[in-house]
RNA sequence: GAAGUUCGACGGAUGGUCGCUGCGCGCGGGUCACUCCCAGCGCGGAGAGGAAAGUCCGGACUCCACAGGGCAGCGAUGCCGGCUAACGGCCGGGCGGGGCGACCCGACGGAAAGUGCCACAGAAACAUACCGCCUCCGCUUGCGGGGGUAAGGGCGAAAUGGUGCGGUAAGAGCGCACCGGCGCGCUUGGAGACAAGCGCGCCGGGUAAACCCCAUCGGGAGCAAGGCCGAGAAGGCGCGGAGCAGGAGGCUGCCCGCCGAGUGGCGCGCGCGGCAUUGCCGCAUGCGCCUGCCGCGUCUGGUGAGGCCGCUUGAGGGCGUCGGCAACGGCGCUCCUAGAGAGAUGACCAUACAAACACAGAAUCCGGCUUACAGUCGGGCUUCUUCC
RNA sequence: GGCGCCGUGCCCAAGUGGUAAGGGAGAGGUCUGCAAAACCUUUAUGCAGCGGUUCGAUUCCGCUCGGCGCCUCCA
Numbered sequence: 001g002a003a004g005u006u007c008g009a010c011g012g013a014u015g016g017u018c019g020c021u022g023c024g025c026g027c028g029g030g031u032c033a034c035u036c037c038c039a040g041c042g043c044g045g046a047g048a049g050g051a052a053a054g055u056c057c058g059g060a061c062u063c064c065a066c067a068g069g070g071c072a073g074c075g076a077u078g079c080c081g082g083c084u085a086a087c088g089g090c091c092g093g094g095c096g097g098g099g100c101g102a103c104c105c106g107a108c109g110g111a112a113a114g115u116g117c118c119a120c121a122g123a124a125a126c127a128u129a130c131c132g133c134c135u136c137c138g139c140u141u142g143c144g145g146g147g148g149u150a151a152g153g154g155c156g157a158a159a160u161g162g163u164g165c166g167g168u169a170a171g172a173g174c175g176c177a178c179c180g181g182c183g184c185g186c187u188u189g190g191a192g193a194c195a196a197g198c199g200c201g202c203c204g205g206g207u208a209a210a211c212c213c214c215a216u217c218g219g220g221a222g223c224a225a226g227g228c229c230g231a232g233a234a235g236g237c238g239c240g241g242a243g244c245a246g247g248a249g250g251c252u253g254c255c256c257g258c259c260g261a262g263u264g265g266c267g268c269g270c271g272c273g274g275c276a277u278u279g280c281c282g283c284a285u286g287c288g289c290c291u292g293c294c295g296c297g298u299c300u301g302g303u304g305a306g307g308c309c310g311c312u313u314g315a316g317g318g319c320g321u322c323g324g325c326a327a328c329g330g331c332g333c334u335c336c337u338a339g340a341g342a343g344a345u346g347a348c349c350a351u352a353c354a355a356a357c358a359c360a361g362a363a364u365c366c367g368g369c370u371u372a373c374a375g376u377c378g379g380g381c382u383u384c385u386u387c388c
Numbered sequence: 389g390g391c392g393c394c395g396u397g398c399c400c401a402a403g404u405g406g407u408a409a410g411g412g413a414g415a416g417g418u419c420u421g422c423a424a425a426a427c428c429u430u431u432a433u434g435c436a437g438c439g440g441u442u443c444g445a446u447u448c449c450g451c452u453c454g455g456c457g458c459c460u461c462c463a
Base pairs, nucleotide, nucleotide: 001384002383003382004381005380006379007378008377009376010375013351014350015349016348017347018346020047021046023044024043025042026041027040028038029037030036049359053370054369056368057367058366059365060364061222062221063220064219074218075217076216077215078214079093080092081091082090083089094108095106096105097104098103109213110212114211115210116207117206118205130153131152132149133148134147135146136145137144138143139142161179162178163177164176165175166174180203181202182201183200184199185198186197187196188195189194226309227308228307229306235299236298237297238296239295240294241293249259250258251257264290265289266288267287268286269285271283272282273281274280275279316335317334318333319332320331321330322329323328389459390458391457392456393455394454395453398412399411400410406443414430415429416428417427418426436452437451438450439449440448
C1' cells in the first nucleotide's frame, strides 16, 4: 500500500426567520364574578429513534381465576458453566462444520425403547437375490429348477463399515492386522460439557423443524389492562384535623367491628456525639414559616368527541474507581430527558465541508432478538506485496 | 395501540411431505339463418416473497410483505 475480518461510536453542527404541541408566568376577552372557558396574545423553558418498526421472546404493572399434591393433556426450550428481575437473550468454554488466516456458522438430547414414512427407479428401503459367481438335481447339452453368496454389475438421495492378507465350492468380520464408528467399564486431566489412554463387546440405513421418549419450564388476559366521579370530575378559597392504646371523619338505626391523614424544605433554639475545636458535620428534639396530606363547607358557571387517575424518575443515563477473561456486579460523584388523546417535534436561509442525502417516526414502561438503513469516525487482528 | 386469522392461474376454491382436484370466466370448435343454452377440446412463469430442515416442501420451522376481523365509550 492492497484485500479482508471483528468490535465500538455517530447518524448532523452553529446561527437566524416563520410555524406546531404540552408546561410555567403575565396580560386580555367572555362572565354578576371566578379558580371555569377562549382555534386570544406575549415571555420563558422543553419537545422521537438506533431501530421509536415487526410484535418474535422475557418481565414490571393491572384485573380475573386459584386449598395442597400426583398423574394425564397442551405449549415452549434442549452441549456445559456463568450473567440477569427474567429470557428462547448475553458472555466464556466444549464439540461439529467452513475459511490459507484473522474469524465465521450451528433448532447442538435420544434413531441401540416403540410406531410411522422413505415417491419414481430398483430384486430388495430393513429383511430381501434381478444380472453375475459357486454348487446340487433334471434332461432335449445349454437351458430349467433348488440351495449358497452382498465380492462384482445394475437402480437409487440413501443398498449390508474401508484397505490388505488368509480362508472358501464361490463368498462373507468367517478369521487376523491396521483404520473408522458405536456401546460398556476403568484410569488420568477438567468445576462441567468433554478430551486422552487402556480393556471388553459390537458393525445394527435415513428421518424426531414425523409421532414419540427423556430432562427442564409454563394459570388466563392485556393500559382499548384497570380505578374514581352528577349523593358532584379537576381546581381555587375558607374552616377544622393529623403521631400510633391517638385520630377530624366515614361505613351503621344502635353496639361490636372495620376503614382512616405528618410529606418535603427553610430559619431559630436546646441537648448529645465526632473532628482538623469558639467553627463544621451527624443524630435526636422544640418552635415558627412555606409546601404537602385528610375531612367538611363554599364557588355549581361550563366540557359530550365526558372529565380525572394509571402516565412516565426508571431493573434510568453519563463519568470515575474496584472485582471479574467477559457478559455483568459493587461503590462514589453527577444529570433529568416528550407524555398526547384526531394525536405536536416541521419548513426555509446562512456558515464550514466532498455532501447534509439513508431507514424511518413515540402512545403504559423496561431487558433482548429480528428486520430496514445514505454516509462518517475510531480501536484490535489476519493475508499478500513493496521498502528499510 | 393490543390480540387473532388468512394468502393456491382472472374469480371461487380442494389438497397438508412425493410437483396441484374441481367449478366459473377466457380461447377454439360442434349445433344454428344468427345468437343463447347445451356438448366437445384447450391455454398458463398458479401455491405471497426469502432462508432453513428433508433425498424431496403448497404442506414442517424461522424471518419479511400484504389483506381481513375483534377489543375502548363511564353514570
Molecule: RNase P RNA; transfer RNA
Organism: Capsulimonadaceae bacterium